[in-house]
RNA sequence: UUUUUAUCAAGAGCAGUUUGAGGGAACGGCCCAAUGACACUGCAGCAACCUACUGAUAUUCAGUAAGGUGCUAAUUCCGACAAACGGUGUACCUGUUUGAAAGAUAAAGA
Repeated sequence: UUUUUAUCAAGAGCAGUUUGAGGGAACGGCCCAAUGACACUGCAGCAACCUACUGAUAUUCAGUAAGGUGCUAAUUCCGACAAACGGUGUACCUGUUUGAAAGAUAAAGA
């Protein structure tokens, strides 16, 4: 870098003697940001994918722990494509639901 599988509406933040203008992936919207964001560091926390242990009705399920990751603004912040059903001001405008795409994380493989 890429493939496969699983999950993505829950949960969890403070400090700094650090940094200094952009950040939220990309486009549009919207939001955060000199009352200092983002990033970094420290400490704290959340969760339970892998892992360890225990039990059972055992290719699985449940529980406990927290070693390896991950995460701690907003549903992955919302939309973007398609379908179904609607709305009206009839614009290829807009609402709801579902699915997809893209992305993130984990595990396994190339």
This is a predicted structure of a 110-nucleotide RNA (SAM riboswitch aptamer (S box leader)) from a Clostridiaceae bacterium. Of the family's consensus pairs, 94% are formed in the model.